RNA sequence: GGCUUAUUCAGAAAGACUGAGGGACAGGGCCCUGCGAUGUCUUAGCAACCUCCUUAACUAGGUGCUAAUUCCCUUCUUGAGCCGAAACUCAGGAGAAGAUAAGCG
Numbered sequence: 001g002g003c004u005u006a007u008u009c010a011g012a013a014a015g016a017c018u019g020a021g022g023g024a025c026a027g028g029g030c031c032c033u034g035c036g037a038u039g040u041c042u043u044a045g046c047a048a049c050c051u052c053c054u055u056a057a058c059u060a061g062g063u064g065c066u067a068a069u070u071c072c073c074u075u076c077u078u079g080a081g082c083c084g085a086a087a088c089u090c091a092g093g094a095g096a097a098g099a100u101a102a103g104c105g
Base pairs, nucleotide, nucleotide: 002104003103004102005101006100007099008098013043014042015041016040017039021032022031023030026074027073028072029071044066045065046064049062050061051060070097075094076093077092078091079090080089081088
């Protein structure tokens, strides 16, 4: 990297070093950022997928996560504005893609 299943509007940040970009990819929007992005490390926290223990809660271990819904839109579809239709806007549903976990070959 591939396949399957589950979850994905909740929750949880400080420090050291680094030093300009970042928010997965493409386009658009919007936002974060020298009052320090990103990355690494430490500590703390959140969570509860797996393991252990267990009446249960808690604890321990393997991961994960700690701006904004996975930041929002993109494909299909329902309703409304709204009429014959289209386009547009708003509110929903499904999907795709992504992320994480567990399992498989």

This is a predicted structure of a 105-nucleotide RNA (SAM riboswitch aptamer (S box leader)) from a Bacteroidota bacterium. It matches the Rfam family "SAM riboswitch aptamer (S box leader)". Rfam links the family to the GO term regulation of gene expression. It was read from a public genome assembly, where an Rfam model found it. Model confidence (mean pLDDT): 82 of 100.